[in-house]
RNA sequence: GCCAAUUUAGCUCAGUUGGUAGAGCAGCGCAUUCGUAACGCGCAGGUCAUCAGUUCGAUUCUGAUAAUUGGCUCCA
Numbered sequence: 001g002c003c004a005a006u007u008u009a010g011c012u013c014a015g016u017u018g019g020u021a022g023a024g025c026a027g028c029g030c031a032u033u034c035g036u037a038a039c040g041c042g043c044a045g046g047u048c049a050u051c052a053g054u055u056c057g058a059u060u061c062u063g064a065u066a067a068u069u070g071g072c073u074c075c076a
Stems, first nucleotide, its partner, number of pairs: 001072007010025004019056001027043004049065005
């Protein structure tokens, strides 16, 4: 330098052909216990990487940019 994949909650990840986003763990509260942990119930937490375009409507489609990962090539 070229190609491909990925980017969604603090972490790991879903989201089926566009219709106002979920799970597990972690966190907080309650209950239980002499107390802690575990188990149970509940709560909170998201400008879906960024910027534009298409559309009545975009996490989803298109383009550009950024970051990460992998492969190939060149130079040293």
A computed fold for a 76-nucleotide RNA from a Polyangiaceae bacterium, annotated as transfer RNA. Lineage of the source: Bacteria > Pseudomonadati > Myxococcota > Polyangia > Polyangiaceae. Its mean pLDDT, the model's own confidence on a scale to 100, is 81. Its Rfam family is "tRNA". Rfam classes the family as a transfer RNA. RNAcentral holds the sequence, with entries from ENA and MGnify. RNAcentral records the identical sequence in 2 taxa.